[in-house]
């Protein structure tokens, strides 16, 4: 320096052909247990990496930047 992918809960990551933000782990409460694991219910947890545009509407499309892989030089 120039191309590609990737950034979404505490981690792991789905959703990314535009229209109510999820799901496993975790966690907190509750049942069930002599007790404790297990199971079963409820529940908190998100500026979707920043801005900025298009759009009646944006995680999801475009464009800058910021970080992380990776590739050519």
């Nucleotide at each position: 320096g120039c191309c590609g992918c990737c950034g979404u809960a505490g981690c792991u990551c789905a959703g990314c052909c535009g229209g109510u933000g999820g799901a496993g782990c975790g966690u907190g409460g509750g049942a069930c247990u002599g007790u404790u694991a297990a199971u079963c219910c409820c529940g908190a947890g998100g500026u979707c990496a920043g801005c900025g545009g298009u759009u009646c509407g944006a995680a999801u499309c475009c464009g800058c930047u910021c970080g992380g892989c990776g590739g050519c030089g």

Predicted 3D model of a 73-nucleotide RNA (transfer RNA) from a Methanobacteriota archaeon.
The prediction has a mean pLDDT of 82.
RNAcentral holds the sequence, with entries from ENA.
Rfam family: tRNA. Its family is annotated with triplet codon-amino acid adaptor activity in the Gene Ontology. It is annotated as a transfer RNA.